[in-house]
């Protein structure tokens, strides 16, 4: 100098004028303060909260899937293990079980999973054929351990060395797993994002949940031991519960803004994270506010905007900055 | 704000337990017939299975992500 990997941050700044939501002060006019995001998004997971009459047990169904830890919880995060990719920094993995059972594997091929032999090779032959074999050829996504040597009529784990695989013991590790030694001649391919099995886990609905107040109206019918998947048992439960049709209404408050909160610092831990101390209060609408314009600066401003709250994941994003690291080339 | 459903030819719909080159009707195109058009007869498939990944030998179908469209909802009694 070039190419790249990982992590973190910013994503218009400043000033003037006009305007909008909320809060405070004020009799009013008005004044002061404050006002979107890293994803506010998709609503894909997990929780808080609220209701479903209360409690207990079960079934069905869903979800997750290496190990250990973190957390309120998770399909998230951290560390490690195993497999794969890359020269490397580093990245990716729905990563339990195919020897519990069932299913499927099109076409081609002799044969697609416990059975078989198309070409070939070898032996015998009455020349019709019979027997042996699985080295080689051919088919396929996949062919019954691989390769070499011995052996043989030709061959074959038939035998041997190495590799792979299975089993046992010992050692290391909390564990996934790794290593060493011995041993078995090899045993049955793939698919579980096919049914299924195993382990763990999940009740359902959602702030238009729900609660309070006010306004207005018109009730009628059906059904029932029911009563938020289904079943069982117990308690509560008739001025009752559920459903249908019809009628009225579209108002206010609450839920709803102090929270698994932000920032700084110290401690424990490899880390995720946890704990202590100090400090700060930081949108709250309900036709729904956060905008317009002018000046100036630069690199010329992307994706997009709250609606109960929080932790994640995923997706979108012009451009810029910082930190650590890798490879190649050149110079010293 | 919340919940659910759908996406295949221009249009309306199929596609078996994942299997070879995705089919029907209608529309469209070409030819015949007719003086001409229509009707009729014969022939033709015109498709990124919304899009992008993954699992599998193989995906319209299974899984994940994403985009677009459509439907439903409150309170009183």
């Nucleotide at each position: 100098g070039g190419a790249g990997c990982u992590g973190a941050g910013c994503g218009g700044g400043c000033g003037g004028u006009c305007g909008c939501g909320c809060c405070u002060c004020g009799a009013a006019a008005g004044a002061g303060g404050u006002g979107a995001g890293g994803a506010a998004a998709g609503u894909c997971c997990g929780g808080c909260c609220u209701c479903c009459u209360c409690c207990a047990g079960g079934a069905a169904g869903g979800g997750u899937g290496g190990u250990g830890g973190c957390u309120a919880a998770c399909a998230g995060c951290c560390a490690c293990c195993g497999g794969g990719g890359g020269u490397g920094a580093c990245c990716c993995c729905a990563g339990g079980g195919a020897a519990a059972g069932u299913g499927c594997c099109a076409c081609a091929g002799a044969a697609a999973a416990u059975a078989a032999a198309c070409c070939g090779c070898c032996c015998c032959u009455u020349c019709g054929g019979g027997g042996g074999u699985a080295a080689g050829g051919g088919u396929g996504a996949a062919a019954c351990g691989g390769c070499g040597a011995g052996g043989u009529a030709a061959g074959a784990g038939c035998u041997c060395a190495c590799c792979g695989c299975g089993g046992a013991a010992c050692c290391g590790g909390u564990g996934a797993c790794g290593g060493u030694u011995c041993u078995g001649g090899c045993a049955g391919g793939g698919u579980a994002a096919a049914c299924c099995c195993c382990a763990c886990u999940c009740g359902g609905a959602g702030c238009a949940a729900g609660c309070u107040u006010g306004a207005g109206c018109a009730g009628u019918c059906g059904u029932c031991u029911a009563g938020u998947u289904c079943c069982u048992g117990g308690g509560c439960a008739a001025u009752g519960g559920c459903g249908a049709c019809g009628g009225g209404u579209a108002a206010a408050g609450u839920g709803c803004a102090g929270g698994a909160g932000g920032c700084g610092u110290c401690c424990a831990g490899c880390a995720a994270u946890g704990g202590g101390c100090g400090u700060c209060c930081c949108a709250g609408a309900u036709g729904g506010a956060u905008g317009a314009u002018c000046g100036u600066c630069c690199a010329a401003g992307a994706c997009a905007a709250a609606a109960g709250c929080c932790g994640g994941c995923u997706u979108a994003c012009a451009g810029c900055u910082c930190a650590g690291c890798u490879c190649c080339u050149u110079u010293u | 704000g919340g919940a659910g459903c759908u996406g295949u030819a221009g249009c309306u719909c199929a596609a078996u337990u994942g299997g070879u080159u995705a089919g029907a009707g209608u529309a469209c195109c070409g030819g015949c017939c007719u003086g001409u058009c229509g009707a009729g007869c014969c022939g033709g498939g015109u498709g990124u299975c919304g899009c992008g990944g993954g699992u599998u030998c193989g995906a319209g179908u299974c899984c994940c992500g994403u985009c677009a469209g459509c439907u439903c909802c409150g309170c009183c009694a």

This is a predicted complex of two RNAs, RNase P RNA and transfer RNA, with 409 nucleotides together. The prediction has a mean pLDDT of 83. It holds a member of the Rfam family "Bacterial RNase P class A". By type it is a ribozyme.